[in-house]
Molecule: c-di-GMP-I riboswitch aptamer
Organism: Nitrosomonas sp.
This record gives sequence, structure tokens and C1' cells, in this order.
RNA sequence: ACCAGACAAAGCCACGCUUGCCGCAAGACAGGCACGGAAAGCCAGCGGAUCUCAUCAAUAUGAGAUGGCCGGGUUGCCUCC
Repeated sequence: ACCAGACAAAGCCACGCUUGCCGCAAGACAGGCACGGAAAGCCAGCGGAUCUCAUCAAUAUGAGAUGGCCGGGUUGCCUCC
């Protein structure tokens, strides 16, 4: 340094609920609590998947959302074996 992830240490994030606020909506942001997470840090101009809105007879198409849906890319703390 890499791999790996321990009944380790120091820390970190925050499901869902709730309060406020933004949005047509999915959902985002801020506060509280804490389901869980070894990347639950970042990337939606990498590939899927799901969700919302518009349109449509239907298929499709366009715009948006989700990284705590998955794969992938990339950066980082510690060091028992």
C1' cells in the first nucleotide's frame, strides 16, 4: 500500500415517525428521535430498476425523483487475524 472486516477503539451517517419549509407530485431541505449501515461519503453526463408529472385509445415519448433499490465508478477512518 492492497485485500479483509473483529463482541476492537475513536468517530460518522440517519430507515421510519414527527415539526417546519419548498414542490402539481414522486420527493428534497432543516430540527428531534434512532431502523439499520464498513462506505447508508460522492457520482442519476455509466448501466439497469422503481416512482412522479405531462401527453396518449393504447404502445411510446418528454420532463423530473430515488445513491438507504441493484451493479458499477471514485474518495476516505482504524488495524485483531